[in-house]
RNA sequence: GCCCGGGUAGCUCAAUGGUAGAGCAACACUUUUGUAAAGUGAAGGUUGGAGAUUCGAAUUCUCUCCCGGGCUCCA
Numbered sequence: 001g002c003c004c005g006g007g008u009a010g011c012u013c014a015a016u017g018g019u020a021g022a023g024c025a026a027c028a029c030u031u032u033u034g035u036a037a038a039g040u041g042a043a044g045g046u047u048g049g050a051g052a053u054u055c056g057a058a059u060u061c062u063c064u065c066c067c068g069g070g071c072u073c074c075a
Stems, first nucleotide, its partner, number of pairs: 001071007010024004018055001027041004048064005
């Protein structure tokens, strides 16, 4: 330098252009003398960033940043 994959809640991951969700963690409550376990509940998001297309974009297109993998060249 070229190619491929990835970036979404604190973490691990979903979501075929049409309400952004689950599990775990943390928090509150129930239970207990207390803790853990168990149960219940609520909260938590500029979908890496910027632009474009569209009535509508996490999803399609362009640019860009970051992470991982592969190939090539030089030393």
Description
The RNA shown here (transfer RNA) has 75 nucleotides and comes from a bacterium. Its mean pLDDT, the model's own confidence on a scale to 100, is 81. It matches the Rfam family "tRNA". From the family's description: Transfer RNA (tRNA) molecules are approximately 80 nucleotides in length. The family's RNA type in Rfam is transfer RNA.